RNA sequence: AUAAUUAAUAGGCAAAUCCAGGAUAACCUGGAGACGCAAAGCUAUAGGGUCCAUUGUGGAUAGCCAGCUGCUAAA
Numbered sequence: 001a002u003a004a005u006u007a008a009u010a011g012g013c014a015a016a017u018c019c020a021g022g023a024u025a026a027c028c029u030g031g032a033g034a035c036g037c038a039a040a041g042c043u044a045u046a047g048g049g050u051c052c053a054u055u056g057u058g059g060a061u062a063g064c065c066a067g068c069u070g071c072u073a074a075a
Base pairs, nucleotide, nucleotide: 005075012037013036017032018031019030020029021028022027035063041068042067043066047065048064049061050060051059052058
């Protein structure tokens, strides 16, 4: 220095639910909230899966699997 595991320090994110708003819907945004997460960072039919829809073709989900990238540091 690199890789894996994972203590510690300092931190980070934020499920369900409730309120307000947007959308036909899935769902999204903000606030409260905290189930959990060592990638709960990014990537969307041009990886797979799942969901919605005006049946024309589009949309949603990354906290489902997956791909890419990154921080800290005892043993």